[in-house]
Context: one part of a larger RNA
RNA sequence: UUGGGUCUAAAACAUUCGUAGCUUGUCUUGUAAGUUCCUUGUGAAAUUCUAAAUCUUAAGUUUAGAGCGUGCAAGGAAUACUGCUUGGCUUGAGACCGGAAGAAGCAAGAAGUACGACGGAGGUAGUGGUAAAAUAUGUUAAUCUUCGUCGGACUAACAACAGCGAAGGCAUCUUGCUAGUACGGAUCUGACAGUGAGGAAUGAAGGCUAGGGUCGCGAAACGGAUUAGAUACCCGUGUAGUCCUAGCAGUAAACACUGCUUACUGAACAUUGGGACCUCCUCGAGAGGUGUCAGUGCUGUAGAGAAGUCGAAGAGUAAGCUACCUGGGAAGUAUAGUCGCAAGACCGAAACUU
Numbered sequence: 001u002u003g004g005g006u007c008u009a010a011a012a013c014a015u016u017c018g019u020a021g022c023u024u025g026u027c028u029u030g031u032a033a034g035u036u037c038c039u040u041g042u043g044a045a046a047u048u049c050u051a052a053a054u055c056u057u058a059a060g061u062u063u064a065g066a067g068c069g070u071g072c073a074a075g076g077a078a079u080a081c082u083g084c085u086u087g088g089c090u091u092g093a094g095a096c097c098g099g100a101a102g103a104a105g106c107a108a109g110a111a112g113u114a115c116g117a118c119g120g121a122g123g124u125a126g127u128g129g130u131a132a133a134a135u136a137u138g139u140u141a142a143u144c145u146u147c148g149u150c151g152g153a154c155u156a157a158c159a160a161c162a163g164c165g166a167a168g169g170c171a172u173c174u175u176g177c178u179a180g181u182a183c184g185g186a187u188c189u190g191a192c193a194g195u196g197a198g199g200a201a202u203g204a205a206g207g208c209u210a211g212g213g214u215c216g217c218g219a220a221a222c223g224g225a226u227u228a229g230a231u232a233c234c235c236g237u238g239u240a241g242u243c244c245u246a247g248c249a250g251u252a253a254a255c256a257c258u259g260c261u262u263a264c265u266g267a268a269c270a271u272u273g274g275g276a277c278c279u280c281c282u283c284g285a286g287a288g289g290u291g292u293c294a295g296u297g298c299u300g301u302a303g304a305g306a307a308g309u310c311g312a313a314g315a316g317u318a319a320g321c322u323a324c325c326u327g328g329g330a331a332g333u334a335u336a337g338u339c340g341c342a343a344g345a346c347c348g349a350a351a352c353u354u
Stems, first nucleotide, its partner, number of pairs: 004325003007308002012322001014202004021195003025089003030084002033082002035078008048066007092192001093189003096185003100181001104178007111155002115151008126137002163170002207248006216242002221237004259321006267299001269297006276290005303310002327354003337346003
């Protein structure tokens, strides 16, 4: 390189948007660039094949013809497909309208239990903690009961195999603003689409900078235990942090270890949202059923797979585009570069070894 792969063996970027590129529905006009056919020219010799000649023969050599030279150029024709071009179409895509569901986002306001502190009242000797203890705490009145004030964090039950979001993620209530989705209608545009190298944006926890805040929890640290030791597990304290505002950082087992899009492919069950239809009805925003579209699950046919398993939500059958892989270690290390305040991130080898 050809070929083969990427759930678990090496390998799907954390996620989305999107530039170039690649790919692209249906009918039609023209063109003839790609494509196909024909003709002409050219495509060195040697080598190859055939025939003949010649060295006595052979190998060799010479001559003639063919072939090879898979190509290039010019001219002529064809027009199915691709390209370019003309004019259309509506199924893809988008817009619009209708009612709908949702922990989707941002901001503001309000609430609730618990916890802690402080103050008042009651009350008296322990409390706390553990396998057992001790450190700790308490007669300057604790723990406990009750009333009040303040504070920060959080949002039980409902809760689900549920829902929403591109992913990270999102859960008290109300309001405002913003975004997306499915369904139904078929009013408009008329291929406007798919993917996406570079690029941009978003991106848990922890970390960093500045300023606030600090109830609880709690790396580090200190003390008490345990132990041969115990820089741990257990207990008592407790600083950063956790919370808010403005920035930085850009990583995770960022996982379904499964890239996105389109079409096709036998069934059962559950559940969420929408439309249609049927039955019942206490006429309720009620109950049940049939079928359909979209989602979330589960069992499994064909098929696939090394198997585990997957199976209309594919790891099936096909197509388009992208990313990535090529024995283990050295190593996600070294070096250079870019980014960052730093921590570090991205990119990323080799010698050597096996």
Predicted 3D model of a 354-nucleotide part of an RNA (small-subunit ribosomal RNA, central domain) from a Candidatus Omnitrophota bacterium. The prediction has a mean pLDDT of 85. Its Rfam family is "Bacterial small subunit ribosomal RNA". The sequence was found in a public genome assembly.